Notes
A computed fold for a 72-nucleotide RNA from a Pseudomonadota bacterium, annotated as transfer RNA. The source organism's lineage runs through Bacteria, Pseudomonadati and Pseudomonadota. The sequence is in RNAcentral, with records from ENA.
[in-house]
């Protein structure tokens, strides 16, 4: 330098036009002599970033930023 794929919670992913989810963490409580486990609850997100399409966008679209693949 081309093409492709990918950006959602602390951390691993789902979710692809209609309220943003689960798992593993944490934090508190029950439980135990204390901790492990278990079981019950809480907390946490400008879904990369701008603009457009729509009644409505995480989900479609253009540009722009990070990662990766693969061509050269």
């Nucleotide at each position: 330098g081309g093409u492709c794929c990918u950006g959602u919670a602390a951390u691993u992913c789902a979710g692809u036009g209609g309220c943003a989810g689960a798992a593993u963490g944490u934090u508190u409580g029950a439980c135990u002599g204390c901790a492990a486990a278990u079981c019950a609850a809480a907390a946490u997100g400008u879904c990369g970033c701008u603009u457009g399409u729509u009644c409505g966008a995480u989900u479609c679209a253009a540009g722009c930023c990070g990662g990766g693949a693969c061509c050269u």